[in-house]
RNA sequence: UGAGUUAGCCGAAUGGUCGCAUCGCAAGAUGAGGAAAGUCCGAGCACCAUAGGGCAAGAGUGCUGGGUAACUCCCAGUGAAGGUGACUUCAAGGAAAGUGCAACAGAAAUAAACCGCCUGCAAAGGUAAGGAUGGAAAAGUGAGGUAAGAGCUCACUCAUCGCUCGGCGACGAAGCGUUGAUGUAAACCCCACCCGGUGCAAGAAACAAGGACAUUGGGCUGCCCGCCCGUCCGACAAUCGCUUGAGCGUUAUGGCAACAUAUCGCCUAGACAGAUGACCAUUUAAGACAGAACUCGGCUUACAGACUAAUCUCGCAAA
Repeated sequence: UGAGUUAGCCGAAUGGUCGCAUCGCAAGAUGAGGAAAGUCCGAGCACCAUAGGGCAAGAGUGCUGGGUAACUCCCAGUGAAGGUGACUUCAAGGAAAGUGCAACAGAAAUAAACCGCCUGCAAAGGUAAGGAUGGAAAAGUGAGGUAAGAGCUCACUCAUCGCUCGGCGACGAAGCGUUGAUGUAAACCCCACCCGGUGCAAGAAACAAGGACAUUGGGCUGCCCGCCCGUCCGACAAUCGCUUGAGCGUUAUGGCAACAUAUCGCCUAGACAGAUGACCAUUUAAGACAGAACUCGGCUUACAGACUAAUCUCGCAAA
């Protein structure tokens, strides 16, 4: 100096004028996001029966350890794949339970004889060394052996499993032994764990005229059991639910980390014809994605521009 990697942060600021929502007697105070979004997961909360039992069907998850209220999330690892590298990616249990599939090509797609080789007059038989096809062809190389051949035997190597060793574990590795018949489970399936439904237009309280149905009903997957109850409609508006919560920040301690504990401090929209806006000035210029609707924790997706950190990586140049 160039190109990268990883992690994090910001998402215009200040002043003036006018306007809107909530609170307040008033003065005045407060007033969108990092994703408020998609509604994809996990919870709180509410109702359905107290959320029940059995069978069936179905959905989800799927390496290990830890974190968390919980999770399919997060952290740290293992293995595999990719990258020169920093580093990145992952539906990553089971293919000797069974079934299916493997197009075309090829003799043959799982226990194979087309050519070739060997025996033989021939018929026929033996043979997986060599050729050809394919994404994949029956462990690889060499030697012995043989009629020709073959893990048939031997040496080295590769892979599976077992024992010993290391690790909490996934797993690793040296030695010894064993075995050597493909792939596919985001194909059916098997195994393990796990799952009730509906969502704040949930619903609660208050107020009630009336209407419909008739236990062979209703109670949110099917059937059985068990339990409960008469059931449904009853406009709109108003009250509550509604925002203080697994909350946010500082410091300290523990931990590689996610995170936890302690201490001190803070209160930060709450509408329902639905506010959060417009203009001017300055800062070169104000311009991206976008806009709360019960609330949290995640994930995913969108995004102009600006910034920070690293004992990070790879080049080039100079000393």